[in-house]
Small-subunit ribosomal RNA, central domain from an uncultured bacterium, 347 nucleotides, folded computationally.
RNAcentral holds the full RNA, with entries from ENA and SILVA.
Its Rfam family is "Bacterial small subunit ribosomal RNA".
Context: one part of a larger RNA
RNA sequence: CUGGGCGUAAAGCGCGCGUAGGCGGCCAAUCAAGUCAGGUGUGAAAGCCCAGGGCUUAACCCUGGAAUUGCAUUUGAAACUGAUUGGCUAGAGAUCGGUAGGGGGUAGUGGAAUUCCCAGUGUAGAGGUGAAAUUCGUAGAGAUUGGGAGGAACACCGGAGGCGAAGGCGGCUACCUGGACCGGAUCUGACGCUAAGGCGCGAAAGCGUGGGGAGCAAACAGGAUUAGAUACCCUGGUAGUCCACGCCGUAAACGAUGAGUGCUAGAUAUUGGGGCUUUAUGCUUCAGUGUCGUAGCUAACGCAUUAAGCACUCCGCCUGGGGAGUACGGUCGCAAGAUUAAAACUC
Numbered sequence: 001c002u003g004g005g006c007g008u009a010a011a012g013c014g015c016g017c018g019u020a021g022g023c024g025g026c027c028a029a030u031c032a033a034g035u036c037a038g039g040u041g042u043g044a045a046a047g048c049c050c051a052g053g054g055c056u057u058a059a060c061c062c063u064g065g066a067a068u069u070g071c072a073u074u075u076g077a078a079a080c081u082g083a084u085u086g087g088c089u090a091g092a093g094a095u096c097g098g099u100a101g102g103g104g105g106u107a108g109u110g111g112a113a114u115u116c117c118c119a120g121u122g123u124a125g126a127g128g129u130g131a132a133a134u135u136c137g138u139a140g141a142g143a144u145u146g147g148g149a150g151g152a153a154c155a156c157c158g159g160a161g162g163c164g165a166a167g168g169c170g171g172c173u174a175c176c177u178g179g180a181c182c183g184g185a186u187c188u189g190a191c192g193c194u195a196a197g198g199c200g201c202g203a204a205a206g207c208g209u210g211g212g213g214a215g216c217a218a219a220c221a222g223g224a225u226u227a228g229a230u231a232c233c234c235u236g237g238u239a240g241u242c243c244a245c246g247c248c249g250u251a252a253a254c255g256a257u258g259a260g261u262g263c264u265a266g267a268u269a270u271u272g273g274g275g276c277u278u279u280a281u282g283c284u285u286c287a288g289u290g291u292c293g294u295a296g297c298u299a300a301c302g303c304a305u306u307a308a309g310c311a312c313u314c315c316g317c318c319u320g321g322g323g324a325g326u327a328c329g330g331u332c333g334c335a336a337g338a339u340u341a342a343a344a345c346u347c
Base pairs, nucleotide, nucleotide: 003319004318005317006316007301008300012315014201015200016199017198021194022193023192025088026087027086028085029084030083031082033081034080035077036076037075038074039073040072041071042070049065050064051063052062053061054060091191092188093187094186095184096183097182098181099180103177104176105175106174107173108172109171110154115149116148117147118146119145120144121143125136126135162169163168206247207246208245209244210243211242215241216240220236221235222234223233258314259313260312261311262310263309266292267291268290269289270288271287272286273285274284275283276282296303297302320347321346322345329340330339331338332337
């Protein structure tokens, strides 16, 4: 390489948009590039293979055939692929009427709670733990009442529920804005699928500049525990967590399951629509989200119309363990580092 694979054994890029490329619905006509058939030329000889023959045999040698899977040219075929032309509507999109939603962005706003400050009442404790101590408190704490400040997060509703491509998204209001679903069948007429490069988005932590800082809390300090305790527990506490702008580009970024299309028993629960009716715990039809389960699949576990079943298309990836996701080089980054990615050696 071929082959075989990728839920858990090695292996699905974190996710999207999209270029090249690959692949691509139905009908008709034409062409004949691919394809198929025939002819001709060429495909040196030797060798290989087959049939004979010559050296006493063999090796060796000679004769003939086959083969030379290829290329060129020519004559045809037209099913399939392709090309061109014309048409279609089942794919795709548009349009109209509805629907649900923590989808995104900006501005504003609300209540509970924590902390702090001021004032009142009030007195000796409070706090914390397995038990304590560090700590706070007679300069009046903790408790309680009233007032104020500020930041962050939104109890109940809340759900196996919803939305989003993923990351993710939850008080309320307004504005701006993306997508989805259902129904009608008015329009376009294959406009599609996938996607190397490329571009964009991307939790947390981290970085830069400037703000902000209530609570929490790496680091750090102290108190305990312990043989020790650079921990677990406790008292404090700075970065950070929050905002704006700019970087970083990684996660068990998980469904450890790439995307698309078609096909293959059902049962039950639930979300959003539509239809029917005898209005019922009803029937039915789309789109989603779960549980169980048939055929089938699987090494087993399990999966099972949301497939890991049956097929096709395209992309990514794997090829024994360690060395190593490392070194070197390249690219990116302010840095941290990320990405691409070996070998010696060893079992």